[in-house]
RNA sequence: CCCGAUAAGGGCUAACCACUCGAAAGGGUGGGGCGCAAAGCGCCGGGCCUACCGCCCCGAGCCACGGGCUAUGGCGGCCGCGCUACCGAAG
Numbered sequence: 001c002c003c004g005a006u007a008a009g010g011g012c013u014a015a016c017c018a019c020u021c022g023a024a025a026g027g028g029u030g031g032g033g034c035g036c037a038a039a040g041c042g043c044c045g046g047g048c049c050u051a052c053c054g055c056c057c058c059g060a061g062c063c064a065c066g067g068g069c070u071a072u073g074g075c076g077g078c079c080g081c082g083c084u085a086c087c088g089a090a091g
Stems, first nucleotide, its partner, number of pairs: 002091001003088002011036002016031006034077001040083003044080003047075003054069004
């Protein structure tokens, strides 16, 4: 350094619930604890989610409603990649 013990001390916290921010996806705080050896950090690439706005359709026309498309909005607990890090058995 790779690696990762039924090791030690610790860490994070899924679903769900409450409050809150947001148009939504989703985020924050508290509870909770399924799990996690990077479940620490970064959306750089892919993937996925959402659509207030925008564009198109609809509409005699305008607006609204409805339908479709779209990321600049999100997800790092989807994968890859980058950066950083505690511990030390076996190999």

Predicted 3D model of a 91-nucleotide RNA (c-di-GMP-I-GGC riboswitch aptamer) from Chloroflexi bacterium RBG_16_68_14. The coordinates come from a structure-prediction model, not an experiment, and the mean pLDDT is 87. The sequence was found by an Rfam model in a public genome assembly. Rfam family: c-di-GMP-I-GGC riboswitch aptamer. Rfam links the family to the GO term cyclic-di-GMP binding. The source organism's lineage runs through Bacteria, Bacillati and Chloroflexota. The model forms 91% of the base pairs in the Rfam consensus.